[in-house]
RNA sequence: GGGUAUAUAGCUCAGUGGUAGAGCAUGUGCUUGGCAGGCACGAGGUCUUGGGUUCAAUCCCCAGUACAUCUG
Repeated sequence: GGGUAUAUAGCUCAGUGGUAGAGCAUGUGCUUGGCAGGCACGAGGUCUUGGGUUCAAUCCCCAGUACAUCUG
């Protein structure tokens, strides 16, 4: 230099062209003499950046960035 893959909540990861979810973590309440555990209810996302297509883009197209990997 060329090819491929990944980028979504604090962490690990789903997700489909139609207003984004789970587990863990975290907050509040209940339970306990107290802790742990359990139960219930919350909070937390400019979906890596810019542009394009579309009535509508996390999803499709182009380019960039970061990281990983293969290779001349």

This is a predicted structure of a 72-nucleotide RNA (transfer RNA) from Vicugna pacos.
Rfam family: tRNA. By type it is a transfer RNA.
Model confidence (mean pLDDT): 83 of 100.
NCBI's taxonomy places the organism under Eukaryota, Craniata, Vertebrata, Boreoeutheria, Vicugna.
RNAcentral holds the sequence, with entries from Rfam.